Predicted 3D model of a 546-nucleotide part of an RNA (small-subunit ribosomal RNA, 5' domain) from a metagenome. The RNAcentral record of the full RNA draws on SILVA. The prediction has a mean pLDDT of 82. It matches the Rfam family "Bacterial small subunit ribosomal RNA".
Context: one part of a larger RNA
RNA sequence: GGACGAACGCUGGCGGCGUGCUUAACACAUGCAAGUCAAGGAGAAAGGAAGUCUUCGGAUUUCCCAGUAAACUGGCGAACGGGUGAGUAACACGUAGGCAACCUGCCUCUGGAUUGGGGAUAACUCUGCUAAAGCGGAGCUAAUACCGGAUAUUGUUUCAUUAUUGCAUAAUAGUGAAAUGAAAGUUGACUUGAUUUAUCAGGUUAAUGUCGAGAGAGGGGCCUGCGCCCCAUUAGCUUGUUGGUGAGGUAACGGCUCACCAAGGCUGCGAUGGGUAGCCGACCUGAGAGGGUGAACGGCCACACUGGGACUGGGAUACGGCCCAGACUCCUACGGGAGGCAGCAGUGAGGAAUAUUGCGCAAUGGCCGAAAGGCUGACGCAGCAACGCCGCGUGGGUGAUGAAGCUCUAAGGAGCGUAAAGCCCUGUUAGGAGGGAAGAACAGCAUUGAUGUAAAUAAUGUCAAUGUUUGACGGUACCUCCAGAGAAAGCCCCGGCUAACUCCGUGCCAGCAGCCGCGGUAAUACGGGGGGGGCAAGCGUUGUCC
Numbered sequence: 001g002g003a004c005g006a007a008c009g010c011u012g013g014c015g016g017c018g019u020g021c022u023u024a025a026c027a028c029a030u031g032c033a034a035g036u037c038a039a040g041g042a043g044a045a046a047g048g049a050a051g052u053c054u055u056c057g058g059a060u061u062u063c064c065c066a067g068u069a070a071a072c073u074g075g076c077g078a079a080c081g082g083g084u085g086a087g088u089a090a091c092a093c094g095u096a097g098g099c100a101a102c103c104u105g106c107c108u109c110u111g112g113a114u115u116g117g118g119g120a121u122a123a124c125u126c127u128g129c130u131a132a133a134g135c136g137g138a139g140c141u142a143a144u145a146c147c148g149g150a151u152a153u154u155g156u157u158u159c160a161u162u163a164u165u166g167c168a169u170a171a172u173a174g175u176g177a178a179a180u181g182a183a184a185g186u187u188g189a190c191u192u193g194a195u196u197u198a199u200c201a202g203g204u205u206a207a208u209g210u211c212g213a214g215a216g217a218g219g220g221g222c223c224u225g226c227g228c229c230c231c232a233u234u235a236g237c238u239u240g241u242u243g244g245u246g247a248g249g250u251a252a253c254g255g256c257u258c259a260c261c262a263a264g265g266c267u268g269c270g271a272u273g274g275g276u277a278g279c280c281g282a283c284c285u286g287a288g289a290g291g292g293u294g295a296a297c298g299g300c301c302a303c304a305c306u307g308g309g310a311c312u313g314g315g316a317u318a319c320g321g322c323c324c325a326g327a328c329u330c331c332u333a334c335g336g337g338a339g340g341c342a343g344c345a346g347u348g349a350g351g352a353a354u355a356u357u358g359c360g361c362a363a364u365g366g367c368c369g370a371a372a373g374g375c376u377g378a379c380g381c382a383g384c385a386a387c388g389c390c391g392c393g394u395g396g397g398u399g400a401u402g403a404a405g406c407u408c409u410a411a412g413g414a415g416c417g418u419a420a421a422g423c424c425c426u427g428u429u430a431g432g433a434g435g436g437a438a439g440a441a442c443a444g445c446a447u448u449g450a451u452g453u454a455a456a457u458a459a460u461g462u463c464a465a466u467g468u469u470u471g472a473c474g475g476u477a478c479c480u481c482c483a484g485a486g487a488a489a490g491c492c493c494c495g496g497c498u499a500a501c502u503c504c505g506u507g508c509c510a511g512c513a514g515c516c517g518c519g520g521u522a523a524u525a526c527g528g529g530g531g532g533g534g535c536a537a538g539c540g541u542u543g544u545c546c
Base pairs, nucleotide, nucleotide: 001546002545003544004543006542007541008540009539010538013392014391015390016389017388018387019385020384021350026348027347028346030345031344032343035076036075037074039073040072047064048063049062050061051060052059053058083303084302085301093227094226095225096224097223098222099221102220103219104218107216108215109214110213112211113210114209115149117147118146124139125138126137127136128135129134155180156179157178158177159176160175161174162173163172164171165170185208186207187206188205189204190203191202192201193200194199195198229275230274231273236266237265238264241263242262243261244260245259246258247257248256278300279299280298281297282293283292284291285290305326306325307324308323309322328339329338330337331336356382358381359380360379364378365376366375367374368373395425396424397423398422405416406415407414408413429487431482432481433480434479435478439473444468445467446466447465448464449463450462451461452460453459490535491534492533493532494531495516496515497514501530502529503528504527505526511518512517
């Protein structure tokens, strides 16, 4: 000199864009942060309208509300998104490769199938226990829930065999045989039949779903080379340890696990132990080499009160799932129960120190859904903070009797100083008034056109055009007008380093200080005044890094 997620002191006008618990991975009141659905069965109420009865209080029936709300079975999601950095010195991360040792829901493409049955169960009704949380018993019912059967290719397994390839276990392609393995419907349109005339059954067809197979995309799993902090005042470490055979297990290789066998394996090129630490892209500094850091943003990893465990699932560190143990908090009728902010706000505590219990799903993105739409503290915005960077302003011109005042003085004068006043202007920002955005593209619906399926001028898919509609921010940005210099400057320093000097006070006192050092009676170094220098809505100090 530069830099900072900074803090402290003094000061403080505006805007834009960012950033904001670095400490206690301390404890948490309250609200919200993950739901959704043409699969299924069942299905309210308030309120309103009409009718009947009425002791005029009301009672009751039907319709609307409404196949709505709430609940239940089922599907998909909840493994993403969001937080934190405790642990981890490790194939955790980075980089370069490998898998002939692997998996993959949703999505895309290819070509097939979608057949025929069965038994339950929640909701519901009745009922029991209990303070609660909740747990039973009996009965009824449905499904895209569950379970058999049928069928089966290019699936899987086994056997035989041919060709090609590979370092190898073997892989790829093909032929033959045997065994084995699936499924679910729903919503429209047309049509036929039946009847209780708005329902059921059959046929055709469309959309969507379901099942099995192959390929892809994206996502993951595993293995390896190299890189990856300090301590030798840590020198030896290891028994599933190192290897083999066999078996189990896994999506998959493997001591991953187990039985047996062998006695190996690592280490001065630092094993083992201890300490510290998430890693990287990057960020800061530097001419570079290098040094330091790992906030925000992006990638990966790990964790979710502490420790352990599995279940479900395509996928689990399962933050807002389950079970066990523990600590803590809360409820209790003392028998027993409930909970987990390192999500967003917010509270207490700790600390030098870090914000609102805000608005909105309008945009972007995510989940569900055919869609409408629902949910979304992701996200978009607003609020607070000079915490940072950037921009703007606090006025411009003229004005000498060089006014007053203050300071200094050699007492003549000099400085503050064109500075002020005065005169002439301007109108940024703030204030008031009026106008007023972009961010909106869609999707849906209606009409029309093209095109696909189809017997079809039903229907429906895809694409396009036109019309219609949607803004939290926000009456914000921006524009115009109005009045008016009116409302807006401080902080540090002046002995040398280092730009900037005098007077008074003090008298080794009070004090200053980054280093050298100042102060003991004329202190440019302490304190105040005047003057001056530097930076400026900031200026200094402290801390840390280069």